Annotation:
This is a predicted structure of a 354-nucleotide RNA (Bacterial RNase P class A) from a bacterium. The coordinates come from a structure-prediction model, not an experiment, and the mean pLDDT is 79. Rfam family: Bacterial RNase P class A. By type it is a ribozyme. It was read from a public genome assembly, where an Rfam model found it.
């Protein structure tokens, strides 16, 4: 100087003129005019998780169904976060993981190929023996019975643990060494795990984001949830005539309505307006301290949109880096995904000069 990683910040600024919405001072019978503050994101989006909070009598038992899947820890809480262990990529800085079990049980691996799971001898190879031929007369080459072998070759993603001596008619854990696997010991760590020994020749393979087994966890519905006021008519009229409900599906239990009429289905008529829920929070900053971290504590300090066919906009001037995804609607913590640029800080490679 260039290339890469990982983290954080920002989200067009300034000024004038008019305009909207809400709170707060003045005024008023209320206003209305004036004066101040305050007014969309880093994702507000998707509606994925997980909650506050609300309503269902108890939310009681179970199935069923759904999620989670190394260890430890942080949070209200999580399929989130930190920080570690294993395994994989990448020189590295760092990324990624849907990371419990196949010796509980079903399955699935087309075709090839002898044989695809308590599965195998096509081709070799070797020992015995019979035929033939050559010839050094006991050897060589074919072919043929038999039997032994699975180390060499083949087919396949994959073929009953690998490299090497030894050992054998030829091989083979058939013996040994290292490697690898059961088993158990010992350090070290809170664990996941990791290191050291020591001991059997040990082999029944892979595959769960295959079914499906375990371990943990889940009770529903949702601000159109609720709560209050006000307003309205016909408290109509008929059939039927026994159950009917307790808010996703069944089961069982428990309780309330219910022949003084339960659920259901025709005919016919009225109303839907206001207020609240709504923004003071599992809040934002800032110092301090404990913690590797996520974050916890203690003080001090601030109020930062609440609409409701739905408020922040219009000009104009100027500076620049010339502005990209985009619009709160009950709120928080997270996860996705979109997306112009500018700033900051760590760390890794290359290459050069001191």
């Nucleotide at each position: 100087a260039c290339g890469g990683u990982g983290g954080g910040g920002u989200a067009g600024g300034c000024a004038a003129u008019c305009g909207c919405u809400a709170g707060u001072c003045c005024c008023u019978u209320a206003a209305a005019a004036g004066a101040u503050u305050a007014g969309a994101g880093g994702a507000a989006a998707g509606u994925c998780c997980g909650g506050a909070c609300a309503c269902c009598a108890c939310a009681g038992g179970g199935c069923a169904g759904g999620a989670u899947g190394c260890c430890u820890c942080c949070u209200a809480a999580c399929a989130g976060g930190a920080g570690g262990g294993c395994g994989g990529g990448g020189u590295a800085a760092c990324c990624c993981g849907a990371c419990g079990g196949c010796a509980a049980g079903u399955g699935c691996a087309g075709c090839a190929g002898a044989g695809a799971g308590u599965a195998u001898a096509c081709c070799g190879c070797c020992a015995a023996u019979c035929u033939u031929a050559a010839c050094u007369u006991g050897u060589u080459a074919a072919g043929g019975u038999c039997g032994g072998u699975a180390a060499g070759g083949g087919u396949g993603a994959a073929a009953g643990g690998g490299u090497g001596c030894g050992g054998u008619a030829a091989g083979a854990g058939c013996g040994c060494a290292c490697c690898g696997g059961g088993c158990g010991u010992c350090u070290g760590g809170u664990a996941a795990c990791a290191g050291a020994g020591g001991u059997c020749g040990c082999a029944a393979g892979g595959u769960a984001a295959a079914c499906c087994c375990c371990c943990u966890c889940c009770g529903g519905u949702g601000c159109a949830a609720g709560u209050g006021c006000a307003a309205a008519u016909a408290g109509g009229g008929a059939a039927u005539g026994a159950g009917a409900g307790a808010c996703g599906g069944c089961c069982c239990g428990u309780c309330u309505c219910a022949g003084u009429g339960a659920a259901u289905u025709c005919c016919g008529g009225g109303u839907a307006g206001c207020a609240u829920g709504c923004u003071c929070g599992a809040g934002g900053c800032a110092u301090a301290u404990c913690g590797c971290g996520a974050g916890g504590u203690a003080u001090g300090u601030c109020c930062u949109a609440g609409u409701c066919a739905a408020a922040u906009g219009a000009u104009u001037g100027c500076c620049c880096a010339c502005g990209a995804c985009a619009g709160a609607a009950u709120c928080c913590g997270g996860c996705u995904u979109a997306u112009c640029g500018c700033c900051c800080c760590a760390c890794c490679g290359u290459u050069u000069g001191u």